Notes:
Small-subunit ribosomal RNA from an uncultured bacterium, 1479 nucleotides, folded computationally. The sequence is in RNAcentral, with records from ENA.
RNA sequence: AGAGUUUGAUCCUGGCUCAGAGUGAACGCUGGCGGCGUGCUUAACACAUGCAAGUCGAACGGUAACAGGAAGUAGCUUGCUACUUUGCUGACGAGUGGCGCACGGGUGAGUAAACUAUAGUUAAUGUGCCUCGAAGACUGGGAUAGCCACUGGAAACGGUGAUUAAUACUAGAUACACCUCUUUAGCUCAAGCUAGAGUGGGAAACGUUUUUUCGCUUCGAGAUCAGACUAUAUCCUAUCAGUUAGUUGGUGAGGUAAUGGCUCACCAAGGCAAUGACGGGUAGCGGUUCUGAGAGGAUGAUCCGCCACACUGGUACUGAGACACGGACCAGACUCCUACGGGAGGCGGCAGUGAGGAAUAUUGCACAAUGGGGGGAACCCUGAUGCAGCAACGCCGCGUGGAGGAUGACGCAUUUCGGUGUGUAAACUCCUUUUAUAUGUCAAGAAAAUGACGGUAGCAUAUGAAUAAGCACCGGCUAACUCCGUGCCAGCAGCCGCGGUAAUACGGAGGGUGCAAGCGUUACUCGGAAUCACUGGGCGUAAAGGACGCGUAGGCUGUUUUGCAAGACAGUCGUGAAAUCCCCGGGCUCAACCUGGGAAUUGCGAUUGUGACUGCAUCGCUGGAGUGCGGCAGAGGGGGAUGGAAUUCCGCGUGUAGCAGUGAAAUGCGUAGAUAUGCGGAGGAACACCGAUGGCGAAGGCAAUCCCCUGGGCCUGCACUGACGCUCAUGCACGAAAGCGUGGGGAGCAAACAGGAUUAGAUACCCUGGUAGUCCACGCCCUAAACGAUGUCAACUGGUUGUUGGGUCUCUUCUGACUCAGUAACGAAGCUAACGCGUGAAGUUGACCGCCUGGGGAGUACGGCCGCAAGGUUGAAACUCAAAGGAAUUGACGGGGACCCGCACAAGCGGUGGAUGAUGUGGUUUAAUUCGAUGCAACGCGAAAAACCUUACCCACCUUUGACAUGUACGGAAUUUGCCAGAGAUGGCUUAGUGCUCGAAAGAGAGCCGUAACACAGGUGCUGCAUGGCUGUCGUCAGCUCGUGUCGUGAGAUGUUGGGUUAAGUCCCGCAACGAGCGCAACCCUUGUCAUUAGUUGCUACAUUCAGUUGGGCACUCUAAUGAGACUGCCGGUGACAAACCGGAGGAAGGUGGGGAUGACGUCAAGUCCUCAUGGCCCUUAUAGGUGGGGCUACACACGUCAUACAAUGGCCGGUACAAAGGGUCGCAAACCCGCGAGGGGGAGCCAAUCCAUCAAAGCCGGUCGUAGUCCGGAUCGCAGUCUGCAACUCGACUGCGUGAAGUCGGAAUCGCUAGUAAUCGUGGAUCAGCAUGUCACGGUGAAUACGUUCCCGGGUCUUGUACACACCGCCCGUCACACCAUGGGAGCGGGUCUCGCCAGAAGUAGUUAGCCUAACCGCAAGGAGGGCGAUUACCACGGCGGGGUUCGUGACUGGGGUGAAGUCGUAACAAGGUAACC
Repeated sequence: AGAGUUUGAUCCUGGCUCAGAGUGAACGCUGGCGGCGUGCUUAACACAUGCAAGUCGAACGGUAACAGGAAGUAGCUUGCUACUUUGCUGACGAGUGGCGCACGGGUGAGUAAACUAUAGUUAAUGUGCCUCGAAGACUGGGAUAGCCACUGGAAACGGUGAUUAAUACUAGAUACACCUCUUUAGCUCAAGCUAGAGUGGGAAACGUUUUUUCGCUUCGAGAUCAGACUAUAUCCUAUCAGUUAGUUGGUGAGGUAAUGGCUCACCAAGGCAAUGACGGGUAGCGGUUCUGAGAGGAUGAUCCGCCACACUGGUACUGAGACACGGACCAGACUCCUACGGGAGGCGGCAGUGAGGAAUAUUGCACAAUGGGGGGAACCCUGAUGCAGCAACGCCGCGUGGAGGAUGACGCAUUUCGGUGUGUAAACUCCUUUUAUAUGUCAAGAAAAUGACGGUAGCAUAUGAAUAAGCACCGGCUAACUCCGUGCCAGCAGCCGCGGUAAUACGGAGGGUGCAAGCGUUACUCGGAAUCACUGGGCGUAAAGGACGCGUAGGCUGUUUUGCAAGACAGUCGUGAAAUCCCCGGGCUCAACCUGGGAAUUGCGAUUGUGACUGCAUCGCUGGAGUGCGGCAGAGGGGGAUGGAAUUCCGCGUGUAGCAGUGAAAUGCGUAGAUAUGCGGAGGAACACCGAUGGCGAAGGCAAUCCCCUGGGCCUGCACUGACGCUCAUGCACGAAAGCGUGGGGAGCAAACAGGAUUAGAUACCCUGGUAGUCCACGCCCUAAACGAUGUCAACUGGUUGUUGGGUCUCUUCUGACUCAGUAACGAAGCUAACGCGUGAAGUUGACCGCCUGGGGAGUACGGCCGCAAGGUUGAAACUCAAAGGAAUUGACGGGGACCCGCACAAGCGGUGGAUGAUGUGGUUUAAUUCGAUGCAACGCGAAAAACCUUACCCACCUUUGACAUGUACGGAAUUUGCCAGAGAUGGCUUAGUGCUCGAAAGAGAGCCGUAACACAGGUGCUGCAUGGCUGUCGUCAGCUCGUGUCGUGAGAUGUUGGGUUAAGUCCCGCAACGAGCGCAACCCUUGUCAUUAGUUGCUACAUUCAGUUGGGCACUCUAAUGAGACUGCCGGUGACAAACCGGAGGAAGGUGGGGAUGACGUCAAGUCCUCAUGGCCCUUAUAGGUGGGGCUACACACGUCAUACAAUGGCCGGUACAAAGGGUCGCAAACCCGCGAGGGGGAGCCAAUCCAUCAAAGCCGGUCGUAGUCCGGAUCGCAGUCUGCAACUCGACUGCGUGAAGUCGGAAUCGCUAGUAAUCGUGGAUCAGCAUGUCACGGUGAAUACGUUCCCGGGUCUUGUACACACCGCCCGUCACACCAUGGGAGCGGGUCUCGCCAGAAGUAGUUAGCCUAACCGCAAGGAGGGCGAUUACCACGGCGGGGUUCGUGACUGGGGUGAAGUCGUAACAAGGUAACC
């Protein structure tokens, strides 16, 4: 510090996700040790049991327990035991009294200010114990608990009587200092202080101790602690906007330690609030902690400070201090005891229990240390604290061994079978002992004594590698890869996404990577996120400028002088607790941890200074702004009046059959006279031409002409005012169209509606009608794609061109130059993601306002406000997705455009589709009808030949190392004759036979055959979607790319586009391109002409013959080799002086002469695993191999491709002429003979320019038939044959005779062909024993037409739009149906909380008191003072009733929303999306 994810790719916007750090954590797997920390985050839920606050006999009366003494009595061993008495002593239960219990410890419910933090104030206060100082401590009195007696009660707890003490209670004296009041002087802002005078009032314990002591009272001071007040800061919500009645202030009084509405009486009507009152939600606050570069964000466990609370609510008492955790009273809930009458209790102290929960420890030891309470002290108490126990909960440290050790062992995994990895890892050898175990010894913590920890830490010795490694991950992000299993299943997943038979993504294994006594996961916080942007973002099109203006508060504000010092800046002082963080040291072996010092604590306050800047005040100024005088333009606004053209209607006339309307029609109008036309009239609405990227207005908007009223703007010069300005939340005004209300008006147009068409439907588009409305007046509504999708104002920053209004100069004639204000086009710098903007900014800056923060849900719901309504405005959440989006790029596509090409159409010729047959396919059938090919680009295709074989299919019978390959062992030469069984494969018996090489021989070897066992063979089994190779297709279309350069952020572009031209990206010109490659063309073959060479089997002019038969010859034809020839080369024209085109000459051939081979980058997961090759999977007495038979040939039917026809341009008969190219020895086969013929016999010749098939046919000549189902047509069937072949039944071809079906030119539709082509005629080859209407070749005869590119199809180039990229066979919308999810409404129902009114009123405090009681003091007494109880009044908790607000849950039914598999109906949007879309 970034990364992944939207796209075919790109840039941007924008969300989601990840990598980091952290935690009081939990869960899963695993677990050796030690140190230091930490440990109920949930139910402020309920608690059994034990402990957590006592102490003082030096305050008191005392003596229940313990110990001792003394006295007495008894027993007797005369110093022991027992008993009795005695508070005499040590001590001490209970009690009176003092101090403490308000500390320490726990928890975070409440609390948004009554807290807290920081800084101040207290002249508005108190303070036990402690310290210092001053003074004092005199004289009296009456009770009471305990104890005792009696007594109630289950208990808790009491009652009555008698009696007693005090440092308990109390009266009086004294008191200058204290308090109250009055007053003088000084200081003082002030109720204060200092020094005086006077009145009134107020104190105590000669108590305790042997002594010292310890205590008591008053006053002053200190220290400590506490109270009160002020300022500032302190979460979310405006869908909480008004709130408040002791409320705000005053006067007086009460109350308090003290100020104060703290409380009360009276008076006034205030107080708070958009700088957010009031209300709602949530929450203890801070030091800190986590994160972050920082600013910030989150947090408030442990430790420290403050606050609040103590079962819930209320209340006071005591006290220095409490409204009191382990005190009291009352009410309530709960639990327990009970004799049923009544009582007791409060773990949020330490342990512990239950419950809740994902989850959090021992009913431990000790007061040794530190601290606290009491005491004079010893001492006692202390779950504070110090320690230990449990827990990897966290941080830190250590270990699980070290060195050597290669045949790189075994095993495991993998493999291309060679190896490779695990891996120096192990074994093995040598060594060490941290840890462990055992034994011994032993600190500091403790100042004299005292050690829970403590079987401590540490140290020493011994034993022995011994006791000690896991977890997660390995597709990318992200370090780390292979095998097997599974087969969209099981599963994984943080995001993208994996899994449908070769998964580095699931599960296992081997290996690897990371961390390590831990490792992962989950949850949460910060970061990354500049993704709320102060630092540090945006708003033309991505989310986002308010519809527009005026204007209040607010914010900001020209220039000069002077003053002040609020802000600001600088210095100093105080404070900012400690701990924490940081730096430098120190102590535990190091570290964590502990500790000393420093820095820091960015803050607040006080004070001093400065005067630039902001501010406040002030003297001025004129540049901003405004006013006056003078001109100018204008559909600016409101009102009134007037006008002509046109539509419609009405009246009259002329006139006759149509008019109108459409893609075409129909509805409609018209013989009752329309349309058309002439004249006249009525009425409403709108104002042609001018008219214009012209004008005006804030925007909406504004258009005939004239008049009246009126707003604003621009320009020029002068004068005046003197900052009067800019922007504006709330507010106010205006605000198209549609719509609403009332009243008018209504010609045309026209929602709704009706009819006619179109259509599968057509609630639409089209047509005919037609009502609201459109118009006017008044009143509402308040929204628009209200757009320049661009807020207003101001300043600055190159230019060019047009235009509107005004002015200046030149000139007064035209122009031209300059300038201000508008309005357009293009463009520099700059900006922008790009498009684009560009002095009229989207540039560079300033001021102010509005708005945005992923898509959907949703501008929806609820609530508020506005409205007559329609609706508007403000405006969420649950849930869901990983995208949604902007600009640009390349393609593809368009019922977009332009250009061009092609037998693409058109023009022609001949067909197919109808018939019969052949053949292939589908379907059906079957034991099997083997398999593949399926739009063009499958279907006479693989198959250039299915009777057996082929053959892969079916049935039956056989074989199992196999029909075939290699290796091993053994035997045998190979080979071969005949017979038997069997359907055959096969099985049995039998005959003949002994080779080749080396070697003297024995023997060995090669090859072949057989036997045996095992490795293995074999598979036309599956996957063409695992593949190679080959092929089809677009398409013989003209395209497809690269290097360098340039442009662009980039994908990409340029080149390759443009102007011409071509069959062609063919060539030329131009051009930020210059070149190059694969394609095109050419080179190759063939054909057309000529030449040369060569002439046998070819040819032959001469001679000759029946005959190229023979001689001669090679001129010609021909053959086959080499050359020539054609290149727009020449001429004319057109064209740009080009390329090229047109025409011509010459030439056998003319503009690629004809034909062929040749197929760019790529597309279709096209075809083929059954040509071949091949990965993986599958079968192995069978999915392999062999044999016989059957099937592939089936047959209601459908389709494709062909053959033959339907006839006279013909059929039949007779005669007669002319080819080319191929083939032939397991072959072609002549002559001749036989047969009607297929054919048979025969065998010359030929390994072929020699011989043969071989007579080519159409053609031509002659005859016949005469338009008919025929002398057309030949299917079908019968009989008889031929040939091939082991074999023609299923199932061959051919021949002869006979038979003689459909068919008379073929619907919709559709195919081929542009010249030696179509059409037509025959010939040959391959395959092949035989079988050709198929296929591949060959020649003969030999046309018609093409105006042209509008249309159909296909293709190419450029351009345009796009929401498509699997690319239009695309994408995609809405209803309905089904399932699930969250949510709104809802008669209601239930709960919480707040508030108002009323009732009620415990305990308590205060007031009052007529009842009752009463020791101290007064009084001789009566009695009084004082006190208590009771009663009552006020306040008030719980509780009750009723109303209202708010919130949560639930609810029959209901509304829309979201998500789901391949449902239904249509096709709204994206292309001109087929009616442009949208608001």
The coordinates come from a structure-prediction model, not an experiment, and the mean pLDDT is 84.